[in-house]
The RNA shown here (SAM riboswitch aptamer (S box leader)) has 129 nucleotides and comes from Ulvibacter algarum. Taxonomically the source falls in Ulvibacter (Bacteria, Bacteroidota, Flavobacteriia, Flavobacteriales). The coordinates come from a structure-prediction model, not an experiment, and the mean pLDDT is 81.
RNA sequence: AUGUUAUCAAGAAAGGUGGAGGGAUUAGACCCUUUGAUACCUUAGCAACCCUUGUACUCCCUAGCGAUAGGAUACAAGAAGGUGCUACAUUCUACAAUGAUUUUUAUAAAAAUCUGCGAUAGAUAACGA
Numbered sequence: 001a002u003g004u005u006a007u008c009a010a011g012a013a014a015g016g017u018g019g020a021g022g023g024a025u026u027a028g029a030c031c032c033u034u035u036g037a038u039a040c041c042u043u044a045g046c047a048a049c050c051c052u053u054g055u056a057c058u059c060c061c062u063a064g065c066g067a068u069a070g071g072a073u074a075c076a077a078g079a080a081g082g083u084g085c086u087a088c089a090u091u092c093u094a095c096a097a098u099g100a101u102u103u104u105u106a107u108a109a110a111a112a113u114c115u116g117c118g119a120u121a122g123a124u125a126a127c128g129a
Base pairs, nucleotide, nucleotide: 003127004126005125006124007123008122013043014042015041016040017039021032022031023030026094027093028092029091044086045085046084049082050081051078052077053076054075055074056073060071061070062069063068090121095118099114100113101112102111103110104109
């Protein structure tokens, strides 16, 4: 690198450096940006994935003859540490089940528009290798 699982409409900005594009990629749209963006650094903050503490522990796993202990799980509180994040819904659309409407056709059916469960891609975390 690839993989598995979870989350992605909430939340949270000042200063410095720097000087032209930027919002992941392709196309379209919409935005940000010389009133200095994107990026990098410092400080501050947000959140609660890992984490810390407490309670429960019916069920599940491990050890034990057992009492029980540990794990897992659920809930509550927290923020020291590891990440992450601090314009926009992951900025929106693209593929697409279902449903609705319209048109064509004698029916079956077909096409167009809207909707958008979901999928793909991406980001982040934890695990694994």